[in-house]
RNA sequence: GGGCCGUUAGCAUAGUGGCAGUGCACCCGCCUUGCACGCGGGAGACGCGAGUUCAAUUCUCGCACGGUCCACCA
Numbered sequence: 001g002g003g004c005c006g007u008u009a010g011c012a013u014a015g016u017g018g019c020a021g022u023g024c025a026c027c028c029g030c031c032u033u034g035c036a037c038g039c040g041g042g043a044g045a046c047g048c049g050a051g052u053u054c055a056a057u058u059c060u061c062g063c064a065c066g067g068u069c070c071a072c073c074a
Base pairs, nucleotide, nucleotide: 001070002069003068004067005066006065007064010024011023012022013021018054026042027041028040029039030038047063048062049061050060051059
């Protein structure tokens, strides 16, 4: 330098044009003498910019970052 894959909450992951979900963690309440467990409730996320569209996390382009393979290396 080139090909391919990925980037969603603190962590792990699903979703693939029409209100972004789940598990653990976190907060509150119930339960307990208290803690844990259990039960109920809650807050929290689409890497950045542009384009297409009535509408973009989703499609297209560029950029950034990560992974992987290849090439170059006087």
The prediction has a mean pLDDT of 85. Predicted 3D model of a 74-nucleotide RNA (transfer RNA) from a Patescibacteria group bacterium. It matches the Rfam family "tRNA". Gene Ontology term of the family: triplet codon-amino acid adaptor activity. Rfam classes the family as a transfer RNA. The RNAcentral record of the sequence draws on ENA. NCBI's taxonomy places the organism under Bacteria, Bacteria candidate phyla.